[in-house]
Predicted 3D model of an 82-nucleotide RNA (ZMP/ZTP riboswitch aptamer (pfl RNA motif)) from Aquibacillus kalidii.
Taxonomically the source falls in Aquibacillus (Bacteria, Bacillota, Bacilli, Bacillaceae).
Its mean pLDDT, the model's own confidence on a scale to 100, is 75.
It matches the Rfam family "ZMP/ZTP riboswitch aptamer (pfl RNA motif)". Gene Ontology terms of the family: one-carbon metabolic process and regulation of purine nucleotide biosynthetic process.
RNA sequence: AAGAUUAUGUGUAACUGACGAUAAAGCGGAUAACCGCGGUGGAGCACAUAAUAGGAAUUAGCCGUUCGUCUGGGCAUACGAA
Numbered sequence: 001a002a003g004a005u006u007a008u009g010u011g012u013a014a015c016u017g018a019c020g021a022u023a024a025a026g027c028g029g030a031u032a033a034c035c036g037c038g039g040u041g042g043a044g045c046a047c048a049u050a051a052u053a054g055g056a057a058u059u060a061g062c063c064g065u066u067c068g069u070c071u072g073g074g075c076a077u078a079c080g081a082a
Stems, first nucleotide, its partner, number of pairs: 004052009015041001017070005026037004061075003
């Protein structure tokens, strides 16, 4: 010096579903868990500032509803295929 960790700020941001319950927890449509709009939440990524630590290895992942039961995705990490 760089990297790592923590905190703060800025920008960006995938995913934001179906049914039932509930005084309440959207509207319209449909070829079931989808589409459009709205609302809400939001990990991760990038940059900046500040601070801090130090043996190695292994393990416990994260994100969306008030609750329950399900469905389908995204992110991070590792390996492989094409």